[in-house]
RNA sequence: CAGCCUGACUAUGAGGCAACAUGUACCACGCAGUGUUACGGUGGAUUGUUGGCAGGUUGCUCGGACUGGGUCCUGCGCGGCAGGGCGUCCGAACCGUGUCAGGGCCGGAAGGCAGCAGCACUAAGGAUUUCACCCUGGGUGCCGCAGGAGCGCCUGGCCCGAGCAACCUGCUCGCAAUCGCCGUUUUUGUUUGGUCCACAAGCUG
Numbered sequence: 001c002a003g004c005c006u007g008a009c010u011a012u013g014a015g016g017c018a019a020c021a022u023g024u025a026c027c028a029c030g031c032a033g034u035g036u037u038a039c040g041g042u043g044g045a046u047u048g049u050u051g052g053c054a055g056g057u058u059g060c061u062c063g064g065a066c067u068g069g070g071u072c073c074u075g076c077g078c079g080g081c082a083g084g085g086c087g088u089c090c091g092a093a094c095c096g097u098g099u100c101a102g103g104g105c106c107g108g109a110a111g112g113c114a115g116c117a118g119c120a121c122u123a124a125g126g127a128u129u130u131c132a133c134c135c136u137g138g139g140u141g142c143c144g145c146a147g148g149a150g151c152g153c154c155u156g157g158c159c160c161g162a163g164c165a166a167c168c169u170g171c172u173c174g175c176a177a178u179c180g181c182c183g184u185u186u187u188u189g190u191u192u193g194g195u196c197c198a199c200a201a202g203c204u205g
Stems, first nucleotide, its partner, number of pairs: 022200003025195004030190003035187001038184005044179006051172014066157006072148006078141002081137005087128004096121004104113003
């Protein structure tokens, strides 16, 4: 709902407690530590990037102001080079010194005088000399100190202004990638559920 009127109503108590299962097919929700595919979204996270704006840093260029050094001159100093000296050795037949054998001269004698050779030392001169020392000199020196000059040339420092380049930081409008999250989708597997108005066989009355 059809119906039911002790045919199927009401109350109470007691007893009993069927089938509802299986296989197949189909459908669906869900699940998977992040199962698979694709799309979309995302003021979630992490990165990257174009543009714009702002600030800063560094470097370079130009202009201006100030300032420093070198180049120039003078003096002093130090070093170095050259020469000379000092040092050592050699070195005088006679015209150096000392000592002077022998011999010579003077003297009655004692003695004295001059003095060759030799030896030694030296002069002029010659040779040599690591270092140190002294003197002189210069077309000596990426040297030091001081003073001076300063047109020019070379080279720095600092400040101001302008410009350029690169980089860094921050903000912002976008874009993109990966992961995550959300949604949809595809697919795999699977639990469960549904479909007797899907089938097979089975059970019940």